RNA sequence: UUUAAUAAAGGCACACCCAUUGAAAAAUGGGGCCGCAAAGCUAUGGGUCUAAGGGUUUUAUUUCUAUGACUGCCAGGCUGCUGAGG
Repeated sequence: UUUAAUAAAGGCACACCCAUUGAAAAAUGGGGCCGCAAAGCUAUGGGUCUAAGGGUUUUAUUUCUAUGACUGCCAGGCUGCUGAGG
């Protein structure tokens, strides 16, 4: 530096359940274990979700909007164990 066959040491924890926070999306903690060679970190690009607040609407409903969220949606950046190859 490329790569992920076979191993070894391990790591993380989908869905779901409980509690808490939040307007919600969702997050945190505990349980759980579908899977993951970065399922480690990062909201940088794309994409997706939510709509408190704001806009629209005669009213209600509807609808638009991120400054909110998702890294286990895809990619980029940074870092890392082991094996094999150069």